The part of an RNA shown here (large-subunit ribosomal RNA, domain VI) has 266 nucleotides and comes from a soil metagenome. Its mean pLDDT, the model's own confidence on a scale to 100, is 88.
Context: one part of a larger RNA
RNA sequence: CGUUGGAGAGUUGAGAGGAUUCGUCCCUAGUACGAGAGGACCGGGAUGAACGCACCUCUGGUGUAUCUGUUGUCCUGCCAAGGGCAUUGCAGGUUAGCUACGUGCGGAUCGGAUAACCGCUGAAAGCAUCUAAGUGGGAAGCCGGCCUCGAGAUGAGCUCUCCCAUCCCCUAGAGGGAGUAAGACCCCUGGAAGACCACCAGGUUGAUAGGCCGGAUCUGGAAGGAUGGUGACAUCCGUAGGAGACCGGUACUAAUGGGUCGAGGG
Numbered sequence: 001c002g003u004u005g006g007a008g009a010g011u012u013g014a015g016a017g018g019a020u021u022c023g024u025c026c027c028u029a030g031u032a033c034g035a036g037a038g039g040a041c042c043g044g045g046a047u048g049a050a051c052g053c054a055c056c057u058c059u060g061g062u063g064u065a066u067c068u069g070u071u072g073u074c075c076u077g078c079c080a081a082g083g084g085c086a087u088u089g090c091a092g093g094u095u096a097g098c099u100a101c102g103u104g105c106g107g108a109u110c111g112g113a114u115a116a117c118c119g120c121u122g123a124a125a126g127c128a129u130c131u132a133a134g135u136g137g138g139a140a141g142c143c144g145g146c147c148u149c150g151a152g153a154u155g156a157g158c159u160c161u162c163c164c165a166u167c168c169c170c171u172a173g174a175g176g177g178a179g180u181a182a183g184a185c186c187c188c189u190g191g192a193a194g195a196c197c198a199c200c201a202g203g204u205u206g207a208u209a210g211g212c213c214g215g216a217u218c219u220g221g222a223a224g225g226a227u228g229g230u231g232a233c234a235u236c237c238g239u240a241g242g243a244g245a246c247c248g249g250u251a252c253u254a255a256u257g258g259g260u261c262g263a264g265g266g
Stems, first nucleotide, its partner, number of pairs: 001152001005163007015149004021049007033038001051106005059100004066093005071086006110144003117137004164265001166178004170173001183261004187203005208254003211250005217243003224237005
């Protein structure tokens, strides 16, 4: 921009894409078969590999604004307690998130038309013949079925709901313009969404983010004081103190105020 008034939702499915894999073991059965050695069809069950999709409960990884320990040095006047720098100084853990080495699920069943092939009936050709007329069966393959996208499918589909008939101008038309409606956007707070844009949740009639409060979870026992010890240090007050993302609550802070666009329907 189009889809022939303008919007907000929900759909149909033309079409497109994805997937389509392969083992091993057990039962049937040491049966059929075979002198034996060996060893099935059909049917049923179990368990895997690789691949794909999703997820983070578990097991691991990461986790440079988290906790602890600790070395050197500088600083806060000193002690104590802390801060900076040294690869995040180094080391030991670790929430969320993201992940695989972790977990769950998938390939199917089924329908249709067929290939090789196997048939029925059956002439040409008194027989025979699956074929010439007719007709049945038959593959991991083909078309569906399963999953995803999908009306720019210009053949532009369908359903529901919302908005309604103001004003001006001309060359008088399916004309041009203005202000509005439903609605949308700008702007702002943000996000398990994201390169930007988009998408999604919100914008005081508010829990969107921050703060604060509570909880979870992690770390692992703070500072200070007391006691014991010559001291390093240990014990008690005390599951202490601290903490990023997690789960809730709470308008304390910030989403103010405002603006723009947007129908009049042969």
The RNAcentral record of the full RNA draws on MGnify. Its Rfam family is "Bacterial large subunit ribosomal RNA". Rfam links the family to the GO terms ribosome and structural constituent of ribosome.